[in-house]
Molecule: c-di-GMP-I-GGC riboswitch aptamer
Organism: Gammaproteobacteria bacterium
RNA sequence: UCAGAUAAAGAGCAAACCCGGUGAAAGCCGGGGACGCAAAGCCACCGGUCUACAGGGAAAUCCCAUGACAGCGGGGCUGCCGGAG
Numbered sequence: 001u002c003a004g005a006u007a008a009a010g011a012g013c014a015a016a017c018c019c020g021g022u023g024a025a026a027g028c029c030g031g032g033g034a035c036g037c038a039a040a041g042c043c044a045c046c047g048g049u050c051u052a053c054a055g056g057g058a059a060a061u062c063c064c065a066u067g068a069c070a071g072c073g074g075g076g077c078u079g080c081c082g083g084a085g
Base pairs, nucleotide, nucleotide: 001084002083004081012037013036017032018031019030020029021028022027035071041077042076043075045074046073047072048069049068050067055064056063057062
């Protein structure tokens, strides 16, 4: 520097579910727990999905705005490990 191997779950992370907290909700945080992950580390920039308390529009169960998801895809930044050069 290159890709993530006909390899590896070692380090690392941790779905569902359970308990506690928080929120209107989606969800998030802590503990337990592992379905998986080779960026399942970080960033809502683009698309997508979810939310609907308060606010705006509307005939409306709809839309906007709001909030959320990085473990939905794309993009950006960074990186353990082993491999090749």